A computed fold for a 1396-nucleotide RNA from an uncultured bacterium, annotated as small-subunit ribosomal RNA.

RNA sequence: AAAUCGCCCUUAAGUUGAUCUGGCUCACAACGAACGCAUACGGCAGGCUUAACACAUGCAAGUCGAACGCCCGUAGCAAUACGGGAGUGGCAGACGGGUGAGUAACGCGUGGGAAUCUUCCCAAAGGUACGGAACAACUCAGGGAAACUCGAGCUAAUACCGUAUGUGCCCGAGAGGGCAAAGAUUUAUCGCCUUUGGAUGAGCCCGCGUUGGAUUAGCUAGUUGGUGGGGUAAUGGCCUACCAAGGCGACGAUCCAUAGCUGAUCUGAGAGGAUGAUCAGCCACACUGGGACUGAGACACGGCCCAGACUCCUACGGGAGGCAGCAGUGGGGAAUCUUGGACAAUGGGCGAAAGCCUGAUCCAGCCAUGCCGCGUGCAGGAAGAAGGCCUUCUGGGUUGUAAACUGCUUUUGCCAGGGGAUAAAAUGGGCAUGCGUGCCUAAUUGAAGGUACCUGGUGAAUAAGCCACGGCUAACUACGUGCCAGCAGCCGCGGUAAUACGUAGGUGGCAAGCGUUGUCCGGAUUUAUUGGGUUUAAAGGGUGCGUAGGUGGUCCUAUAAGUCAGUGCUGAAAUAUCCCGGCUUAACCGGGAGGGUGGCAUUGAUACUGCAGGACUUGAGUAAAGUUGAGGUAGGCGGAAUUGACGGUGUAGCGGUGAAAUGCUUAGAUAUCGUCAAGAACACCUAUUGCGAAGGCAGCUUACUAAGCUUUAACUGACACUGAGGCACGAAAGUGUGGGGAUCAAACAGGAUUAGAUACCCUGGUAGUCCACACUGUAAACGUUGAAGACUCGAUGUUAGCGAUACACUGUUAGCGUCUGAGAGAAAUCGUUAAGUCUUCCACCUGGGGAGUACGCCGGCAACGGUGAAACUCAAAGGAAUUGACGGGGGUCCGCACAAGCGGUGGAGCAUGUGGUUUAAUUCGAUGAUACGCGAGGAACCUUACCUGGGCUAGAAUGCCCAUGACCGGUCCAGAGAUGGACUCUUCCGCAAGGACAUGGAGCAAGGUGCUGCAUGGCUGUCGUCAGCUCGUGCCGUGAGGUGUUGGGUUAAGUCCCGCAACGAGCGCAACCCUUAUUUUUAGUUGCCAACAGGUCAAGCUGGGGACUCUAAAAAGACUGCCCGCGCAAGCGGAGAGGAAGGAGGGGAUGACGUCAAGUCAUCAUGGCCCUUACGCCCAGGGCUACACACGUGCUACAAUGGCGUCUACAAAGUGUUGCAAGCUGGUGACAGUGAGCCAAUCACAAAAAGGACGUCUCAGUUCGGAUUGCAGGCUGCAACUCGCCUGCAUGAAGUUGGAAUCGCUAGUAAUCGCGCAUCAGCAAUGGCGCGGUGAUAUCUUCCCAGACGUUGCACACACCGCCCGUACAGGGCGAUUCGUAUAGCAUGCAAGUUC
Repeated sequence: AAAUCGCCCUUAAGUUGAUCUGGCUCACAACGAACGCAUACGGCAGGCUUAACACAUGCAAGUCGAACGCCCGUAGCAAUACGGGAGUGGCAGACGGGUGAGUAACGCGUGGGAAUCUUCCCAAAGGUACGGAACAACUCAGGGAAACUCGAGCUAAUACCGUAUGUGCCCGAGAGGGCAAAGAUUUAUCGCCUUUGGAUGAGCCCGCGUUGGAUUAGCUAGUUGGUGGGGUAAUGGCCUACCAAGGCGACGAUCCAUAGCUGAUCUGAGAGGAUGAUCAGCCACACUGGGACUGAGACACGGCCCAGACUCCUACGGGAGGCAGCAGUGGGGAAUCUUGGACAAUGGGCGAAAGCCUGAUCCAGCCAUGCCGCGUGCAGGAAGAAGGCCUUCUGGGUUGUAAACUGCUUUUGCCAGGGGAUAAAAUGGGCAUGCGUGCCUAAUUGAAGGUACCUGGUGAAUAAGCCACGGCUAACUACGUGCCAGCAGCCGCGGUAAUACGUAGGUGGCAAGCGUUGUCCGGAUUUAUUGGGUUUAAAGGGUGCGUAGGUGGUCCUAUAAGUCAGUGCUGAAAUAUCCCGGCUUAACCGGGAGGGUGGCAUUGAUACUGCAGGACUUGAGUAAAGUUGAGGUAGGCGGAAUUGACGGUGUAGCGGUGAAAUGCUUAGAUAUCGUCAAGAACACCUAUUGCGAAGGCAGCUUACUAAGCUUUAACUGACACUGAGGCACGAAAGUGUGGGGAUCAAACAGGAUUAGAUACCCUGGUAGUCCACACUGUAAACGUUGAAGACUCGAUGUUAGCGAUACACUGUUAGCGUCUGAGAGAAAUCGUUAAGUCUUCCACCUGGGGAGUACGCCGGCAACGGUGAAACUCAAAGGAAUUGACGGGGGUCCGCACAAGCGGUGGAGCAUGUGGUUUAAUUCGAUGAUACGCGAGGAACCUUACCUGGGCUAGAAUGCCCAUGACCGGUCCAGAGAUGGACUCUUCCGCAAGGACAUGGAGCAAGGUGCUGCAUGGCUGUCGUCAGCUCGUGCCGUGAGGUGUUGGGUUAAGUCCCGCAACGAGCGCAACCCUUAUUUUUAGUUGCCAACAGGUCAAGCUGGGGACUCUAAAAAGACUGCCCGCGCAAGCGGAGAGGAAGGAGGGGAUGACGUCAAGUCAUCAUGGCCCUUACGCCCAGGGCUACACACGUGCUACAAUGGCGUCUACAAAGUGUUGCAAGCUGGUGACAGUGAGCCAAUCACAAAAAGGACGUCUCAGUUCGGAUUGCAGGCUGCAACUCGCCUGCAUGAAGUUGGAAUCGCUAGUAAUCGCGCAUCAGCAAUGGCGCGGUGAUAUCUUCCCAGACGUUGCACACACCGCCCGUACAGGGCGAUUCGUAUAGCAUGCAAGUUC
């Protein structure tokens, strides 16, 4: 100084159906790891997690001649000296090293204990005397292949034995008894024996802690204890004999499964959770099982014996072996190293020592296995190079200061040189010292390694990858692919514009590594002690009584177990934290400090809890007096009803249903009356009531019995609460035995319904329903809310009491309800009867499915009940609420929606469009409503997009550039034409520059009715001219969201009024616009003509006129303004007034937010893709007009309200010079010829038709109807064959009012009648768009359809054309069983053959 405290951290995201809540699933850190790609260097660590599988080879434990004899070698004549060998003997091989199989245990951890031993070591006391007999070696002689072994003989010792002694020790109450020794030698020492003490090590005992399973509940005979004996170093059933019958267990015995334990390691904010490699402590094991011997110590890894398995040798008789020591081999496996060096250091064994041994150890090798460090350069450098990629493409962006280039540096690498420490060592020798120890001194010793490190030289020189880029999650584009190939942790991506696949460019992250896989912790408050829940999300036991257990009122005393404090011991080292230090730093290492929640002991405190004692009354109970009730059990009684029986009356039906039928009935039903019988249930009272623990309990009455409440405050004095197991009760159904059986009614039968109907409906009907006894033991046994206690605002109703009378009122106690505050809750909601705030105890939950299933056990007569999994599978399942949509839910309202009508369609013929078919082509699009007389408001050529054939290739058209000066026109030829060829003609404007036109050429560029309307713009249809759709601010809600916009009225209308936590606003509605109905003013030509005049056969024909009609400009007018009634108002009603028009006067234009991926790439525009001598362009002919058939939309009809003939009247709106054409002539006619007028209020088309008058037809396939066909014509046009229209004559189909079904229409509307226009040479127009003429019927909202607004349900949200269930026929996978066939092998049996 720090460790302390404190701060920080303690999270966040994706997902389900739009929101919320709850639940499920994924990013981090770590590793003895493995795999893929890639790989410069160094330091420090680590390296069979699997087969405790089997092991070749080498090494891993020896040493001592200062214990002993013998042999050999060298030197020596020898004595002897030195060295070596086997053996006897001593010590060590019980350590060190390995492994984790076993073990759930005093095995381990921690803290204690007494009945023990301890070689070597230290200290002390004492001793070390006298004798003896052998056995190896060795010699001789045998056996055996070998291992090895037998016999005889010689011999030493610190080997073995005896005697003596006894400081002492042991046994014993004592007397007494018992117990040792070894020597060597250089004479200094080292040994040996006995005893005591110490140290070290070891053995034993005990408290506490130490995995999962109760689908393991009972276990135990040496078992528990005692006595005697034995045994051990020592206690003990450790062993034995006898005696007793104990011992353990829900505080989990026994059994099963799994596992070495700990210090610690990883993670975590922590509490915890997981793990137990390396290092350290303990234990266990050593091929498997058993056993002992020796020894201080073993029941012994590299000792022995036996058995077993395996391997090896063998002469077949017999032997040998144990890598879980270090290396190494095979095997297993995803996977884990060298048959290295040295005893230099540290340590160990032996030795007096030198020394020897040491795969302990120290080092090196291999491996990115991990941690740490370092490098692959640094600075400048814009022509922002080239290349790549992208792009809106003459360009720009990005890679990118990146490179090139210039300067600098040299870690690392390579070369060369130097190079310390680990050793100022130790051992040895000597000296000093009582002991630790100190001093002096000769010589020598390094495996690592010539390494670390240092210096010099050289030269940017030697050195970058991996993963990712849809969100979570940092990082985006292009191409390829086209639900394919593939990706994926979750959600999910991919079906032709993929930031999600593959590649490329770019970017992000980490970096000598990066990803993937596996495991564990975390996130996860998702097992909740810290720190969760149980009304509806998973979860309260069906209810009570009660055992163990847990918890427990007030006061006093004592104790001190819990609790608290102090102290002592312990909690090994290493690790972790902090500080300091050493390697250049770090990792790593060294030193120190602090902490260590735990355990034991001791001293103290006494508030609280416990234990013990005493007292109290408020908890609890008792008592007394009242009171209440469908509380329970047993008995008796009652009336109504039902059914049946008998009898009477009575006659044809009854019954039943949506409608019927089965059924009953003339043998007399049903109905009705009377009598009788039976069984079951108790109308009204009756209630929002009452009682009970729950299940449950209802006629009246009797007996027995239980309970609650109130009041009193007499008694007991905490006697209480809860309650695992246990016991009892426990609806309905069901079971057994015996009764009973009226009704009702599973099963069953019949009749209906239906596609079927094993159902719903009907007629019957058996168990059962009822009683007694016994069983079962479950329910949506629900308030889906366990029991008890305390506390915490109010309002109101009701039941039973009490306060002297009184249900007037009020207070209070105990219940039963409703509303509500605070608070709670995810919300719905709960709210003194809590789901609020607290306490105690019990039960239960932990994603959905599998499954309350299987197995096991228990219970049951059975049915079945209780307990109660897993494999596998999904990313959800679920709750409450919200907005929509939907409903064969409900309410209100509206619409030609229905109804009431009129006229149609569907039947016929024809026209037209579509489908289908056909075809070379029948171009394409439109397809419920919202396609189908639609695009098309004009397909003979053209159109035209299609087909066949013939042609062109910068192209049929346009712009820019260059060159040339013609082109055009005319004539002729070939050809189907496009086109080609020949002849002729030959430039224009301009002063110029240049321009016009044409031809040719190169390029930029063209062209496409080719694809995608699901890439788009624009336009359009539809819901729907329906009344809706939203916003700002505020308020409410955790939020989605709500409010406003709902409510009461009213309206055609979210139109308006009133009310209201809303106040305002926008897009829609309405109005403003056009037209029409009336009037006025102005203006009168081409329109008009009343008066005046003229004039005609007639005629506004003429002069004139502006009165009228009309034209076309401007105004007025209508607003519920007035009256009456109703109403608060808005507003509604009235044959109201007035008015041309009355409540929006009629009609039109006008189409909110949005829906249908609605329609259109073929009107146009346009992204992307595709074609480019063709998918482009030109031409001729054909096709779009086909035809068995089906559908839509229309026309004409079927006739007399009509057809035909003759005569006759009245419109509006348009159009006309490429035109309308009067009139005249010809023709039966279409039309032709001629032609006035008119660019039109002037002329023309132009005749309106239905209507009216007269005549005829007389109900028929017709004088209806006109299709079809023949002939003859007309018109347009280059051209009417395919394929036009019209006319005349002739022909004269079908059709006699149309099945199921279906369409339009409410007033000048339907119906009916004609007229016009666009397109257009002509026309297939009966279509479309307009115009007028005549001119009706109906007045309601039950139902069908569609729509609007509240409300309700919802498991739907692609929104009911939704969602979803069942089955398992086809098909696929797996498993089991059985049968058949074939083949092969093995075994057995039989037969035949061959040989012997």
RNAcentral holds the sequence, with entries from ENA and SILVA. Model confidence (mean pLDDT): 80 of 100.